Record summary
A computed fold for a 266-nucleotide RNA from a Caldisericota bacterium, annotated as Bacterial large signal recognition particle RNA. Its Rfam family is "Bacterial large signal recognition particle RNA". Rfam's curators write: The signal recognition particle (SRP) is a universally conserved ribonucleoprotein involved in the co-translational targeting of proteins to membranes. The source organism's lineage runs through Bacteria, Pseudomonadati and Caldisericota. The gene name in the source record is ffs.
RNA sequence: CUGUGCUAAAGCGGGGAGAUAGCGGUGCCCUGUAACCCUGAACCCGCUAAACAGGGGCUGACAAUCUGCCGGAAGGCAUACAGUUGUAAACCAAGGCUGAUUGAAAAGGCUGAGAAGGCAGGACCCUAAGCGGUACUUACUCUUGAACCCCGUGAGCUCCGGAAGGAAGCAGCGGUAAAAGAGUGUAGUACUUGGCUUAAGUAAAUCUUGCUGGAGCCUCGUAGAUUAGUACAGUUUGUAACUGUAUGUCAACCGCAGACGCACAG
Numbered sequence: 001c002u003g004u005g006c007u008a009a010a011g012c013g014g015g016g017a018g019a020u021a022g023c024g025g026u027g028c029c030c031u032g033u034a035a036c037c038c039u040g041a042a043c044c045c046g047c048u049a050a051a052c053a054g055g056g057g058c059u060g061a062c063a064a065u066c067u068g069c070c071g072g073a074a075g076g077c078a079u080a081c082a083g084u085u086g087u088a089a090a091c092c093a094a095g096g097c098u099g100a101u102u103g104a105a106a107a108g109g110c111u112g113a114g115a116a117g118g119c120a121g122g123a124c125c126c127u128a129a130g131c132g133g134u135a136c137u138u139a140c141u142c143u144u145g146a147a148c149c150c151c152g153u154g155a156g157c158u159c160c161g162g163a164a165g166g167a168a169g170c171a172g173c174g175g176u177a178a179a180a181g182a183g184u185g186u187a188g189u190a191c192u193u194g195g196c197u198u199a200a201g202u203a204a205a206u207c208u209u210g211c212u213g214g215a216g217c218c219u220c221g222u223a224g225a226u227u228a229g230u231a232c233a234g235u236u237u238g239u240a241a242c243u244g245u246a247u248g249u250c251a252a253c254c255g256c257a258g259a260c261g262c263a264c265a266g
Stems, first nucleotide, its partner, number of pairs: 001266006010059003013031004021048005036056005065259004070255003075250017095232001096230007107219004117212007125201001127199005132193001133191005139184006150175004158167003
C1' cells in the first nucleotide's frame, strides 16, 4: 500500500417555534435520505450539566462520523419601516346624496288706457241696537161646520084642557162649540237672514276706489349662491391578517480542509 473479516468508536436523521428551572421526546411547522422496528408520553413521558427511558435489529472504520473554517442556502423567529385588505371608533368646511331659502337666464302673463312702492277710504271680518225676511205658535176677519147627546125659533105630528090656551119637541130655518180652510199680520219664539239702517272696532291677508309715483311687476323655478342634515366616498387613530424591504438571530442541506480502531494475509 492492497485484500478479507470483526466490532468496542460512531451511526440508523436534523432544525424552528412553543412549552420547560433547563435538556430531549411525543404533538405543530420546515427540510433531508438507500437507511430501522416495538412500548411510554401534553393538566404529559424521561433526564440533570450535557441530557429521552426500556427492548430488539441493521450499517460499520467508510466521501459515514467528529472537528474547524469559509462560501452557498430552504425555512423559522424578533424588531423597524412601507403597502394592501378587513374591522372598530372619531371627524368630515370643500366631494356625493337629500332638504330648505334665494335665484340671473328661459317660458307664460300684466303694464304709459300707468308697474312696484307710499298715503287715504271702503268692502270683507267682529260686536250692539233698530227695521225687514223666513218658519212655527198665537190674535183678528171671512167661510165650512152638530140627524140626536149645543142655543133660539119651531110648520106638521104628539100630549093636557069643554073651550080659551098651554107643554114637549122631529124636520126646516138661523146661530154657535170642537175642528178645518183662506186671508190679514196683533203678539211671541227661532234662524249660518251672504237684506237695510245706525254706532263703533279691525294685527295680518284678500278685493276695490281715489291721490301720489314714473317702469317695472307676477307665476314657475333651471344654472348658481347660502344653509342644514346624512356619513356613501374621504381623513385620522387603534387593532387583526397578508405582502415587501432592512437589521439581527437560529438553522436543515450542499461544498472545502483535516483527523480516525482491531485481527489476518499478501